[in-house]
Context: one part of a larger RNA
RNA sequence: UGACGGGGACCCGCACAAGCGGUGGAGCAUGUGGCUUAAUUCGAGGCAACGCGAAGAACCUUACCUGGACUUGACAUCUAGUGACCGUCUAUGAAAGUAGAUUUCCCUUCGGGGCACAAAGACAGGUGCUGCAUGGCUGUCGUCAGCUCGUGCCGUGAGGUGUUCGGUUAAGUCCGGCAACGAGCGCAACCCACGAUAUUAGUUACCAUCAGGUGAUGCUGGGGACUCUAAUAUGACUGCCCGUGUAAGCGGGAGGAAGGCGUGGACGACGUCAAGUCAGUAUGGCCCUUAUGUCCAGGGCUGCACACGUGCUACAAUGGCCAGUACAAUGGGCUGCAAAACUGUGAGGUUGAGCAAAUCCUUAAAACUGGUCUUAGUUCGGAUUGUAGUCUGCAACUCGACUACAUGAAGUUGGAAUCGCUAGUAAAGGCGUAUCAGCUACGACGCCUUGAAUACGUUCCCGGGUCUUGUACU
Numbered sequence: 001u002g003a004c005g006g007g008g009a010c011c012c013g014c015a016c017a018a019g020c021g022g023u024g025g026a027g028c029a030u031g032u033g034g035c036u037u038a039a040u041u042c043g044a045g046g047c048a049a050c051g052c053g054a055a056g057a058a059c060c061u062u063a064c065c066u067g068g069a070c071u072u073g074a075c076a077u078c079u080a081g082u083g084a085c086c087g088u089c090u091a092u093g094a095a096a097g098u099a100g101a102u103u104u105c106c107c108u109u110c111g112g113g114g115c116a117c118a119a120a121g122a123c124a125g126g127u128g129c130u131g132c133a134u135g136g137c138u139g140u141c142g143u144c145a146g147c148u149c150g151u152g153c154c155g156u157g158a159g160g161u162g163u164u165c166g167g168u169u170a171a172g173u174c175c176g177g178c179a180a181c182g183a184g185c186g187c188a189a190c191c192c193a194c195g196a197u198a199u200u201a202g203u204u205a206c207c208a209u210c211a212g213g214u215g216a217u218g219c220u221g222g223g224g225a226c227u228c229u230a231a232u233a234u235g236a237c238u239g240c241c242c243g244u245g246u247a248a249g250c251g252g253g254a255g256g257a258a259g260g261c262g263u264g265g266a267c268g269a270c271g272u273c274a275a276g277u278c279a280g281u282a283u284g285g286c287c288c289u290u291a292u293g294u295c296c297a298g299g300g301c302u303g304c305a306c307a308c309g310u311g312c313u314a315c316a317a318u319g320g321c322c323a324g325u326a327c328a329a330u331g332g333g334c335u336g337c338a339a340a341a342c343u344g345u346g347a348g349g350u351u352g353a354g355c356a357a358a359u360c361c362u363u364a365a366a367a368c369u370g371g372u373c374u375u376a377g378u379u380c381g382g383a384u385u386g387u388a389g390u391c392u393g394c395a396a397c398u399c400g401a402c403u404a405c406a407u408g409a410a411g412u413u414g415g416a417a418u419c420g421c422u423a424g425u426a427a428a429g430g431c432g433u434a435u436c437a438g439c440u441a442c443g444a445c446g447c448c449u450u451g452a453a454u455a456c457g458u459u460c461c462c463g464g465g466u467c468u469u470g471u472a473c474u
Base pairs, nucleotide, nucleotide: 002473003471004470005469007468008467009466010465011464012463013462015458016457019421020420021419022418023417026313027312028311029310030309031308032307033306034304035303042053043052064299065298066297067296068295069294070293073123077122078121079120081117082116083115087102088101089100090099091098092097105114106113107112125288126287128286129285130284134282136277137276138275139273141271146185147184148183149182150181151180152161153160154159165176166175167174191265192264193263194262196234197233198232199231200230201229202228206223207222210221211220212219237259240253241252242251243250244249315414319373320372321371322370323369324368331362332361333360336355337354341350342349343348380411385406386405387404388403389402390401391400427450428449429448430447431446432445433444
């Protein structure tokens, strides 16, 4: 100087407390460990691995296993040679391939070039090892308020001072003081979205006034008001008032769509963890080179005495079922989205208007109204299983999703323990998208609808910041 303390002081955070809803018990989904296996490919491991890489494992993917094949190779460049290649057919084979038949060059500045083939050699190739050789990227402490430098001053020196102190702030934010005076990286602001208004612009959006028309509808003429769309401005600064204070600021108030950081996002200092990644790519070294490379078929990654994590569905009456009926937003759409009609109990099928879309398509559900059930393992719950089907796709046996009928398991609110959340939040409800032929999505990322409770406070638990103190640690 740091680090540490079951030392001290001060401060902060859904850290506790106050509340609301969960997890831990059940069934299922998913990831992991373990076990098993020919293989169950590999990585990730307290927080910060475990619905993670994987925004899609039937084949492919695929890296694993078994078997069948190849050796200048599936892919790239170069050297010299041949003239075809492609296509079609036969045999064999699980396919890859192997053996054979048939057909047969193009362009040219005449130098050559394109394409293909066989044989060689330089070489290719490796998801083989090392993340403790690396780049790059990422997580984490932590959006915590810190981390430093120049000159000066102090100290023999390590170093200190500045950065401490008194206030204040979300903040090393600002103010005052001070052997310090300044500066940099961080903080904040500049960026994006939301919230108000104005201007400009009105089509595919809108419809107040006028007119026409329909069974009905902005449907039509028309309009530029309103909603909305999307560009540009304005607006919030403790600016104003009162109180308080040396000041910074703080408390209250007015006006205002918004008030003291308006709300949310992007943005992550010096560094820590030899943190993670050689399997995204790049890359040093090492290793393989008739194989650790390459092609193919089938299997595996989906195995199941068990254990853990993350979720979904429930255990019901604030509910289940039946009937009626209302209101969104983000998005997506051409080998695509698909209306209407017909058909099927249904998944779906037939046909196909319209739409490269503010124009066409893509059902909101909880809510509300009425009826029924009456506390029961039930009209709760839906696992499991049987049968019959639909769709995608060469192909649903291992191993897809969905539908109908039948079946109707556990489960009556969950021990110790433990998680999230402070407002349009939690909780509840549905909708959309990426990946994608299809799907294991109950996941992820978004969108809207309904919409709470509580915070006395900082003693305690956890994490962090500043000062100080002790130390046999650095």
Predicted 3D model of a 474-nucleotide part of an RNA (small-subunit ribosomal RNA, 3' major domain) from an uncultured marine bacterium.